[in-house]
Context: one part of a larger RNA
Parts: sequence; structure tokens; C1' cells
RNA sequence: CACCGCCCGUCAAGCCAUGGAAGCUGGGGGCGCCCGACGUCAGUGUGCCAACCCGCAAGGGAGGCAGCUGCCUAAGGCGAAACUAGUGACUGGGGCUAAGUCGUAACAAGGUAGCCGUACCGGAAGGUGUGGCUGGAUCACCUCCUU
Repeated sequence: CACCGCCCGUCAAGCCAUGGAAGCUGGGGGCGCCCGACGUCAGUGUGCCAACCCGCAAGGGAGGCAGCUGCCUAAGGCGAAACUAGUGACUGGGGCUAAGUCGUAACAAGGUAGCCGUACCGGAAGGUGUGGCUGGAUCACCUCCUU
């Protein structure tokens, strides 16, 4: 640069982050179930044993060993759910970007005063109804204040 002003929203383009989304991939932990090594412990111990006890002996007793059973249990397996990270056709708006499109809602009484709440409607700004506010111009009147 001061109305040849300012300015709003849709639409179109680019970039950025982000919400939703059938799902997909991964992570750590917990839960339930299955299985269950080693080992302790408990039980059993028909097989086995030199030491201790009884017995001349055979043998018996005590104690122990293998084996077997059980509880606990690492790893492993299965399942459902929650949490969390990434990804996801499609989809919603948001932000930003000299010179795109459509209109012109607001700013002057902005050409229907504007704004707020609400309902409905409309390419978009928005429109209409309804209740409210003055942060409305103009004209007239009243009250008050100052000169």
C1' cells in the first nucleotide's frame, strides 16, 4: 500500500503428524491345563549288603543299598484373555504451503445489524425458526453527569 481495502468456508494440489479400521507380525509378563529331567523329602522295598546285636551254625534282628511309587520342581508343549510395539486395504478430521476453483458469510446500518444457545436445512461460507445479549447505526423522547 488505508473499500480497487480487509476477510470466511467448500473444492483441487503438495508436505507433515495424527484418530478409526477387518486383520497381519512381533514382545515381555501373568493365568489355566498337559508332560516332567536332576535332586531333596516321604512311602515301599518280594531283590541285595562285610562291619552292630542274638546265635555253635543255619538263620534272625537292627541299619542301609538298588528298584518302584508319590509330593515339590527346571526345561518343553497346549489354550484363552489382557497389555504393549510395528504394520494395515479403506476411512475421518487437523496443521502448514507468494500468485489455483466456487461463491461473499463477517468487518461501514457490510447493503437482511451482529453475536450466543438450540432445532432443522443447504456445494461452501451459511440460511431459517426459536429464546437471549448489545460488544448495534440512525431518529425521537425521558433520566442523570460535566461545561
Molecule: small-subunit ribosomal RNA, 3' minor domain
Organism: Bacteroidota bacterium